[in-house]
Context: one part of a larger RNA
């Protein structure tokens, strides 16, 4: 260097963005740097192969040829790649004109609800469970009214519904701002695809400092329960849950499917948007998602099936028996927690 695979058997980086590489649409002219055909030099001998000769064969020796798939010069070609120089519009983008959206940052604000404070009415229970038992309560609880403080979260609407790269986004309002879709023309004129290394994002819990703290709630007390209960179950409770900055960087970060393009039967539902038909309900056509089924084809099977796991190409990433091990050491990152890269020995 080389197979073969990566939805579940090991294997798709948690996501995007993007230098270097790699890959690159139509068409013209050049060029000859890859390519290709001849011609020539050269590839020492020996071995290897083919034909013969010589030892009684054979190994062995020895005499031709072939070969030495190579490398140079040098004539020619001109399809393809490459290079240069022009053009093109179907890729890609830009402008306009219209939609939809819990896409992201900020500030404001309602309204139901728990808890808590006050007072009024009122009187022995209440609260929990399988049963209780701790725990509140006559110092007046629970229940009800009134009015007050507060922090979180925002029922209906709501969906195989919608946005977002992925994490993930939901009361309502106004400020900033990202992306999309779609319609018909104009414009640029290959600007495109992917992407080691690198950068940015990235749930939860966790760490730092400063708020904040209603409800939950590890730890932690006590009750029960049980042989025992360092647990389910009850009663209470702190860190955390929220905020603001700094961190960490990990997930079953999941579609267990990596981005992009082409191509290959339908069918039924939903979202957005055009477009025509109709008095309306609504149909029909057409595009982008996001379901359910299914042909051919894949697939060990299970499935998957125009959103593929089909059929093909461009790139990258990862596997390569189980264990030991995602461990050890080293190195990078981090406040640490611990991330990340990442073996062996041994064993079956």
């Nucleotide at each position: 260097c080389u197979g073969g695979g990566c939805g579940u058997a090991a294997a798709g980086c948690g996501u995007g963005c993007g230098c270097a590489g790699g890959c690159g649409g139509u068409u013209u002219u050049g060029u000859a740097a890859g390519c290709c055909a001849g011609a020539u030099g050269u590839g020492a001998a020996a071995u290897c192969c083919c034909c013969g000769a010589g030892c009684u064969u054979a190994a062995c020796u020895u005499g031709g040829g072939a070969a030495c798939u190579g490398c140079g010069u040098u004539u020619g070609g001109a399809a393809c790649u490459g290079c240069a120089a022009g053009a093109c519009u179907a890729g890609a983008g830009u402008g306009u004109g219209u939609c939809a959206g819990a896409g992201g940052g900020g500030g404001g604000u309602a309204g139901a609800a728990u808890u808590c404070c006050a007072c009024g009415u009122g009187u022995a229970g209440c609260a929990g469970u399988g049963a209780a038992a701790u725990g509140c309560g006559u110092a007046g609880a629970g229940a009800u009214g009134u009015g007050g403080a507060g922090g979180a979260a925002u029922a209906c609407c709501g969906a195989u519904g919608g946005c977002g790269a992925a994490g993930g986004c939901a009361g309502c309002c106004c400020c900033c701002u990202g992306g999309g879709a779609u319609a018909a023309c104009a414009c640029u004129g290959a600007c495109g695809c992917u992407c080691a290394u690198g950068c940015a994002c990235g749930a939860a819990a966790g760490c730092g400092u400063g708020g904040g703290g209603a409800g939950c709630a590890a730890a932690c007390a006590g009750g029960a329960u049980u042989a025992g209960a360092u647990a389910c179950c009850c009663u209470g409770g702190u860190a955390g849950u929220c905020c603001a900055c700094g961190c960490c960087c990990u997930a079953a970060a999941c579609g267990a499917u990596g981005u992009c393009u082409a191509c290959u039967a339908g069918u039924u539902g939903u979202c957005g948007g055009g477009a025509g038909a109709g008095g309306a309900a609504u149909c029909u056509c057409u595009u982008g998602g996001u379901a359910a089924c299914g042909c051919a084809g894949c697939u060990a099977a299970c499935g998957c099936g125009u959103g593929a796991a089909g059929u093909a190409g461009a790139c990258c990433g990862c596997c390569u028996g189980g264990g030991g091990a995602g461990u050890a050491c080293g190195g990078u990152c981090g406040c640490a927690a611990g991330a990340u890269u990442a073996a062996a020995a041994c064993u079956c």